[in-house]
Molecule: c-di-GMP-I-GGC riboswitch aptamer
Organism: Desulfobacteraceae bacterium
């Protein structure tokens, strides 16, 4: 640079649940563990979803972009 195997140090955690926060979609934190190879982190472009309907907001574990980066193996 390029690949991800039925490996693997170590890492994240859906569903459900318990608490907290918020109208809400959900977020945070604890059990859990279907999954992941960027399921790290940016709402930039499509998406879907909330709403006191003010365009403000949610999702990054829907698809793409952009950044950083661990393990392995190849060159």
């Nucleotide at each position: 640079u390029c690949a991800g195997a039925c490996a693997a140090a170590g890492c994240c955690a859906a569903a459900u649940u318990c608490g907290u926060c918020g109208u809400g979609a959900g977020g945070c934190g604890g059990a859990g563990a279907c999954g992941g190879a960027a399921a790290g982190c940016c709402a930039c472009g499509g998406g879907u979803c909330u709403c006191a309907a003010g365009g403000a907001g949610a999702c990054a574990g829907c698809c793409g972009g952009g950044u950083u980066g661990c393990c392995u193996g190849a060159a």